[in-house]
FMN riboswitch aptamer (RFN element) from Anaerolineaceae bacterium UBA5211, 136 nucleotides, folded computationally. NCBI's taxonomy places the organism under Bacteria, Bacillati, Chloroflexota, Anaerolineae, Anaerolineaceae. Its Rfam family is "FMN riboswitch aptamer (RFN element)". Rfam's curators write: The RFN element is a highly conserved domain that is found frequently in the 5'-untranslated regions of prokaryotic mRNAs that encode for flavin mononucleotide (FMN) biosynthesis and transport proteins. Its family is annotated with FMN binding in the Gene Ontology.
C1' cells in the first nucleotide's frame, strides 16, 4: 500500500407557548343553567433531519438502510411510499451565504414526523471506525 477471514465498538432526532372543545363530570329544581376537566394528533406557533455517494458541507440532487403490502419454510424476489425554488459568490454549490417554500411508514387514541406500540428492533440495517488474519 492492496485484498481476504474473524472479532469488538457504535450506529435517528423532534411540540415551548396560546387559542379552540370531541367527549367525560359536578352542582341547582323538571326544561335548562352554571362550573371543572379534556388534543404534544385540530388551529396558531415551536421543533427534528440515519447512511454513501456527488467538482465544496444536503431532510427535498442520485442510491442504500429503516417503515408497509404481496411472494416465499426460509433466503431472496417485486411493488408501494415524501418534498425546493429564486438571488449572491465561486472554475465548480437545487450541497456554501440570503430569502422564501415543502415533507416525513404502520397500528393506537379527538385527526399525530415529534405522544404511547411494534421496539432495552430482528444476531436489528445502511454503514462508520479500530483491531486481527493473508499477501506483495
Nucleotide at each position: 500500500g492492496a485484498c481476504u477471514u474473524c472479532c469488538u465498538u457504535c450506529g435517528g432526532g423532534g411540540c415551548a407557548g396560546g387559542g379552540u372543545g370531541a367527549g367525560g363530570g359536578a352542582a341547582c329544581a323538571a326544561g335548562g343553567u352554571u362550573c371543572c376537566c379534556a388534543a404534544u394528533u385540530c388551529c396558531c406557533g415551536a421543533u427534528c433531519g440515519g447512511u454513501g455517494g456527488u467538482g465544496a458541507u444536503a431532510a427535498c440532487c442520485c442510491a442504500c438502510a429503516a417503515g408497509c403490502g404481496c411472494u416465499g419454510a426460509g433466503a431472496u424476489g417485486c411493488g408501494c411510499a415524501g418534498a425546493u425554488c429564486c438571488g449572491g459568490u465561486g472554475c465548480a454549490a437545487u450541497u456554501c451565504c440570503g430569502g422564501g417554500g415543502u415533507c416525513g411508514a404502520c397500528g393506537g387514541u379527538a385527526c399525530a414526523g415529534u405522544c404511547c406500540g411494534g421496539a432495552u428492533a430482528u444476531u436489528a440495517a445502511a454503514g462508520a471506525a479500530g483491531g486481527u488474519u493473508u499477501u506483495a